Context: one part of a larger RNA
RNA sequence: UGACGGGGGCCCGCACAAGCGGAGGAACAUGUGGUUUAAUUCGAUGAUACGCGAGGAACCUUACCCGGGCUCGAACGGUUGAUGAAUAAUACAGAGAUGUAUUAGUUCGCAAGAACAUCAGUCGAGGUGCUGCAUGGUUGUCGUCAGCUCGUGCCGUGAGGUGUCGGCUUAAGUGCCAUAACGAGCGCAACCCUUGUUGCUAGUUGCUACGAGAGAGCACUCUAGCGAGACUGCCGUUGACAAAACGGAGGAAGGAGGGGACGAUGUCAAAUCAUCAUGCCCUUUAUGUCCUGGGCUACACACGUAAUACAAUGGCGUUUAACAAUGGGAAGCGAAGCCGUGAGGUGGAGCGAAUCCCCAAAAGGCGUCUCAGUUCGGAUCGCAGGCUGCAACUCGCCUGCGUGAAGUCGGAAUUGCUAGUAAUCGCGGAUCAGCUAGCCGCGGUGAAUACGUUCCCGGGGCUUGUACA
Numbered sequence: 001u002g003a004c005g006g007g008g009g010c011c012c013g014c015a016c017a018a019g020c021g022g023a024g025g026a027a028c029a030u031g032u033g034g035u036u037u038a039a040u041u042c043g044a045u046g047a048u049a050c051g052c053g054a055g056g057a058a059c060c061u062u063a064c065c066c067g068g069g070c071u072c073g074a075a076c077g078g079u080u081g082a083u084g085a086a087u088a089a090u091a092c093a094g095a096g097a098u099g100u101a102u103u104a105g106u107u108c109g110c111a112a113g114a115a116c117a118u119c120a121g122u123c124g125a126g127g128u129g130c131u132g133c134a135u136g137g138u139u140g141u142c143g144u145c146a147g148c149u150c151g152u153g154c155c156g157u158g159a160g161g162u163g164u165c166g167g168c169u170u171a172a173g174u175g176c177c178a179u180a181a182c183g184a185g186c187g188c189a190a191c192c193c194u195u196g197u198u199g200c201u202a203g204u205u206g207c208u209a210c211g212a213g214a215g216a217g218c219a220c221u222c223u224a225g226c227g228a229g230a231c232u233g234c235c236g237u238u239g240a241c242a243a244a245a246c247g248g249a250g251g252a253a254g255g256a257g258g259g260g261a262c263g264a265u266g267u268c269a270a271a272u273c274a275u276c277a278u279g280c281c282c283u284u285u286a287u288g289u290c291c292u293g294g295g296c297u298a299c300a301c302a303c304g305u306a307a308u309a310c311a312a313u314g315g316c317g318u319u320u321a322a323c324a325a326u327g328g329g330a331a332g333c334g335a336a337g338c339c340g341u342g343a344g345g346u347g348g349a350g351c352g353a354a355u356c357c358c359c360a361a362a363a364g365g366c367g368u369c370u371c372a373g374u375u376c377g378g379a380u381c382g383c384a385g386g387c388u389g390c391a392a393c394u395c396g397c398c399u400g401c402g403u404g405a406a407g408u409c410g411g412a413a414u415u416g417c418u419a420g421u422a423a424u425c426g427c428g429g430a431u432c433a434g435c436u437a438g439c440c441g442c443g444g445u446g447a448a449u450a451c452g453u454u455c456c457c458g459g460g461g462c463u464u465g466u467a468c469a
Stems, first nucleotide, its partner, number of pairs: 001469002003466003007463002010460004015453002019417004026308001029305005034299002042053002064294002067291004076124009087104007107114002126283002129281001131279001135277002137272003140268001142266001147186006153162003166177003192260004197228007206218003231254001234248005310410001314369006327358003332351002337346003376407001381402007423445007
């Protein structure tokens, strides 16, 4: 100087407390461990792995396994020689990769030669092989915590200290005051995006004086550009006459208005050589590469994370004229109409979309059921179908009929959340042929509680002890 203390004092944080809802029990989905396996590819492993890489494993993907092939090689560059234009088609064998056979075709250029293909050779190839403890880049975490430093000066033999401490204050090393310090930098804040109010400008595909259409208009809704607006600016009280705190006025909004992006010096030899790049090592008729099939989906079990329930704040039926927002659409979205109980089929209008389509919002209202393993719950299984796709056996999703399991609120221990939040309800998107209970977004309805900081956890100053570095 740090680190540590079941030392002290100060201060924060859904850290506790006060509340609301969960998970831990059930069956199911998914990830992981374990076990099994020819293979169940690899990585991630306290917090900071475990619905994670994966924003979508039937083939492909795919890296794994069995088997069948190739060796200048599946892709690419240079070079030597030979042959042939390129290319296209058919047949046979085969699981396919591929092999064999046949046919068509005979380029450009006067030429030298050029392009392309095949064969032989050569210099490079290739590797999701190893090392994240050789690395770059990227990322997690402490932590959006308020810290981390420098120049000059001063103090100290020196390591180093001071500044950065102290008082008050702040979300903040935020600011004020004080001061052997005076200044400065990276962080904080602000500048950026979004949302809440309003003015102006601009009105088509939007909007309207609503039976519909046309016309007309741009007031309103809305769209999208530029402005205004909030600054403790004003008043009062407190304070040290400061910074500031508290109350009030006005205001759509008040003291950072809400949300996001943004992550200092560093810590964990943290994660990633399998995004990518890359040193070294290893491999080169194989650890490369092509292909069929299988596996990644196994299943005594253990854990994590979700979704569904155990019901009456509910289930079912009905109300079809109750009310959204974000988004997506051309190898696409696909309307009306018709067929089907339904998934869906048919159909093909319109739309590269403020125009057309996806699009039905759902919780809501009304009726019924009357506390039961039920009109709760829906697992599992059987049958019959639909869709995508070369192909749904291993191994997809959906529909109808039948079946109707566990489950009556969950032990110890444990988790999220402070407001348009929790809870609850549906909707959209990426990936994608198809497939979601996951993820990322969107809006609807819409709470309870916070006395307080003694205690648990984590963190920031000051100080003290130390046999630790």
Annotation: Small-subunit ribosomal RNA, 3' major domain from an uncultured Bacteroidota bacterium, 469 nucleotides, folded computationally. The coordinates come from a structure-prediction model, not an experiment, and the mean pLDDT is 81. Rfam family: Bacterial small subunit ribosomal RNA. The full RNA is in RNAcentral, with records from ENA.